Small-subunit ribosomal RNA, 5' domain from an uncultured prokaryote, 518 nucleotides, folded computationally. Its Rfam family is "Bacterial small subunit ribosomal RNA". The prediction has a mean pLDDT of 84. The RNAcentral record of the full RNA draws on ENA.
[in-house]
Context: one part of a larger RNA
């Protein structure tokens, strides 16, 4: 001087921030990613008419649209965590052999047909989780035909060429689409550029240990196939025996890295809490499927350990997501409020969802800020406390007392900014598809911040230390005793170093104390 701190005494108030460092252990209960009826088919509750009634109702028309079913698009973000990992993981810099949903621009196109199948209906097994079979039905779910190119895939030419390939320019073949509508839209293939993402290579940097010295068989190259979005022993068949390594291989401990942070004139040294970037990870391992995108935290599957429900035949689950709970622990917060503003996802859009986020709560955890009063007042008062004691010091302008002032409290009354966009109304321009004026509409925090009225020194001072280092001293009391003590060291009868007491000093709503780093 610093900390994501603890612990001890002590505590008025605001403003910023920060808050499980330990057991990536266990997990009740709640939410944490849904959305779209402008893609489809059905449709209950509930209203209204009409019939009809054993007066309970039923039947049938329209409206109405839950809950769920097909289908899209997101759930590959956003949010947690640091167990792994000493690696091209990260940092940095540089390349070529690549893929990119949604948005951007350009062109060009959307014509014909077709089988299904999920809700429903009926049927059965099961305690449950879930099923089983039959009838039938739509779609922007699926599938065939036709057309089509600067697409793919084969086969010529011409140029250019670092000999790998590029550009151009013909042939033959494959492969495309979805509708809907309130008529304003919104969508839909193909194809190039673009823009954002992401994969993949390589140089150099990126802990300790030689009381680890040899390591490697798909090992190292090579041919050829396979595979991927894409090089590549990624995999495979065959060939060849090579590759790594005292410039530290291998093996062993530790450990996410980076921007930063601390500390120091620097140059190092320590460190990676909160914010940002990149990486691993989701109860242990493992596998893939769906997707533009994963091998996917709140998707599948399969073994594992644990926990739970049963009717014993079988089944569910995964908080390292917000709050909470046990448990460790020295130790770290509410089962809170809004989607009113950022920002996502889906909608044309209104709106829906949003424990992202944006606010509250709690905690001197830590940074600033601000208060506990100002001014005058000596018979230097009472008291204490010391001494050379009919007296003096000192505590002390400190009280008392007189004026003042009200920041903070406490009280009256007022009240934001953070909202302008979407939307609806109107108006105006034009390149008709947008842009722009005016007006309305929306605020969780919060009647919060702030602004007033009134009241009265009124609501607000500790902690450590006083022998040297180190600022600051006498007395009693103890008697090597009981203690101090961060080094030296203090205590065995006058102890400025123990324990009290007046009295100083430091800091000060904090001050000491341990623990870590510099």
């Nucleotide at each position: 001087g610093a900390u994501g701190a603890a612990c001890g005494c002590u505590a008025g108030c605001g403003g910023g921030a920060g808050g499980c460092u330990u057991a990536a252990u266990a997990c009740a209960u709640g939410c944490a990613a849904g959305u779209c009826g402008a893609g489809g088919g059905a449709u209950a509750a509930u209203c209204u008419a009409u019939u009809u009634u054993u007066c309970g109702g039923a039947a049938u028309a329209g409206a109405g649209g839950a809950g769920a079913c097909c289908g899209g698009c997101g759930g590959a973000c956003g949010g947690g965590u640091g167990a792994g990992u000493a690696a091209c993981g990260c940092g940095u810099a540089c390349a070529a052999a690549u893929c990119u949903a949604c948005c951007u621009u350009a062109u060009a196109c959307a014509g014909g047909g077709g089988g299904a199948u999920a809700g429903c209906c009926u049927u059965u097994g099961g305690a449950a989780a879930c099923g089983u079979a039959g009838a039938g039905u739509a779609a922007u779910a699926c599938c065939c035909c036709a057309u089509a190119g600067u697409u793919c895939a084969u086969u010529g030419g011409u140029u250019a060429u670092u000999c790998g390939u590029a550009a151009u320019u013909g042939g033959u073949g494959a492969u495309a689409a979805a509708g809907u509508u309130c008529c304003g839209g919104c969508g839909g293939u193909a194809u190039a550029a673009g823009a954002u993402g992401a994969g993949c290579g390589u140089g150099c940097g990126u802990g300790c240990u030689a009381u680890u010295a040899g390591u490697u068989a798909g090992u190292u190259g090579g041919u050829g196939a396979g595979g991927u979005a894409a090089c590549g022993g990624c995999u495979c068949a065959c060939c060849a025996a090579g590759a790594c390594g005292a410039c530290g291989a291998u093996a062993g401990c530790u450990a996410g890295g980076g921007g930063g942070c601390g500390u120091g004139a620097g140059a190092g040294c320590g460190u990676g809490a909160a914010c940002c970037c990149c990486c691993a990870c989701a109860c242990g391992g493992g596998u893939a499927c769906u997707g533009a995108g994963a091998c996917a935290c709140g998707g599948a599957c399969c073994c594992g350990a644990c926990u739970c429900c049963u009717a014993c035949g079988g089944g569910a689950g995964g908080c390292a997501g917000c709050a909470g709970u046990a448990a460790g622990g020295a130790a770290u917060a509410u089962u809170g409020g809004a989607c009113a503003a950022u920002g996502g996802g889906c909608g044309c859009a209104a709106g829906c969802c949003u424990g992202a986020u944006c606010c509250a709560g709690c905690c001197a955890u830590c940074c600033c800020g601000c208060g506990u009063g100002c001014a005058g007042g000596a018979u230097g008062a009472c008291g204490g406390c010391c001494c050379u004691a009919u007296g003096g010091g000192u505590u002390g302008u400190a009280a008392a007392c007189u004026g003042c002032u009200u920041u903070u409290a406490u009280u009256u009354g007022g009240g934001a900014a953070g909202a302008a966009a979407c939307g609806a109304a109107u108006c105006c321009a034009u390149u008709u598809a947008u842009g722009g004026g005016u007006u309305c509409c929306u605020g969780a925090c919060g009647g919060u911040a702030c602004c007033u009225u009134a009241u009265g020194a009124a609501u607000a001072a500790g902690c450590a230390c006083c022998g040297g280092c180190u600022a600051a001293c006498u007395c009693c009391g103890u008697g090597c005793c009981a203690g101090c003590a961060g080094c030296c060291g203090c205590g065995g009868u006058a102890a400025u170093a123990c324990g009290g007491a007046g009295g100083g000093u430091g800091c000060a709503a904090g001050c000491g104390u341990u623990a870590u780093c510099c």